[in-house]
């Protein structure tokens, strides 16, 4: 490096519920935990959704690509 253990200490937090914020999609804090080895950042291509629709915007927890990280059995 590939890879990813009924390993080790940790991280993350889907749905549901409250509250604020957006026309929306969604997005913020706190609870909550289905899941996640990149479920850490990035809208660059697809994909789906919103919007007042030559256009703009929402998902990175859809996928694929870009950068960048813990640990360390087997193979």
């Nucleotide at each position: 490096c590939u890879c990813g253990a009924c390993a080790a200490g940790g991280g993350c937090a889907a749905a549901c519920c409250a509250c604020c914020u957006g026309c929306g999609a969604a997005g913020g804090u706190g609870g909550g935990a289905c899941g996640c080895a990149a479920a850490g950042c990035c809208a660059u291509g697809g994909a789906u959704c919103c919007c007042u629709c030559a256009g703009g915007g929402a998902u990175c927890g859809c996928c694929a690509g870009g950068c960048u990280g813990c640990c360390g059995a087997a193979a």
Predicted 3D model of a 75-nucleotide RNA (c-di-GMP-I-GGC riboswitch aptamer).
Of the family's consensus pairs, 95% are formed in the model.
Its mean pLDDT, the model's own confidence on a scale to 100, is 88.